The prediction has a mean pLDDT of 77. This is a predicted structure of a 99-nucleotide RNA (THF (Tetrahydrofolate) riboswitch aptamer).

[in-house]
C1' cells in the first nucleotide's frame, strides 16, 4: 500500500417473574437542556436521560367485613432475568489475518 477482518455502550422482539398506575402516574408527541456513542481521537440530522415545559389522552368487571381488601383484566406501564436478532451513524488513527 490496497483487500478482509475483530471487537462496546446499547436497541428490538418473545417468555418468565416481581412491582406501579387504573382516584392516570407512566407510554407515546413537540420544544429545550443534558449526556453517551468499538483500544485513541472527532462527532450528526441519529441514540439516550431514573431532565424541564407544553399539548393531547385510557377499560374496567366482580366479590366482601366498603375512606379499605381480594380477584380477573386492562395501561404502545416499570424493573429484574433468559434466549434470539441487530449493533461503534459517519470519518482519521490503531489492533488481527493473510498478500
Nucleotide at each position: 500500500u490496497a483487500c478482509a477482518g475483530a471487537g462496546u455502550a446499547g436497541a428490538a422482539a418473545a417468555c418468565c417473574a416481581a412491582g406501579c398506575g387504573u382516584a392516570a402516574a407512566g407510554u407515546g408527541u413537540u420544544a429545550a437542556c443534558a449526556g453517551a456513542c468499538g483500544g485513541g481521537g472527532a462527532g450528526u440530522u441519529g441514540c439516550u436521560g431514573c431532565u424541564u415545559a407544553a399539548a393531547c389522552g385510557a377499560a374496567a368487571a366482580g366479590c366482601u367485613u366498603u375512606u379499605g381488601g381480594c380477584u380477573u383484566g386492562c395501561g404502545g406501564u416499570u424493573u429484574g432475568g433468559u434466549u434470539u436478532u441487530c449493533g461503534c451513524a459517519u470519518c482519521c488513527c490503531g489492533c488481527u489475518g493473510a498478500a
About this RNA:
Its Rfam family is "THF (Tetrahydrofolate) riboswitch aptamer". About the family: Tetrahydrofolate (THF) riboswitch was first reported for Ames et al. as an RNA motif in 5' untranslated (5'-UTR)regions of folate transport and biosynthesis genes in Firmicutes genomes. Gene Ontology term of the family: tetrahydrofolate metabolic process. The model forms 82% of the base pairs in the Rfam consensus.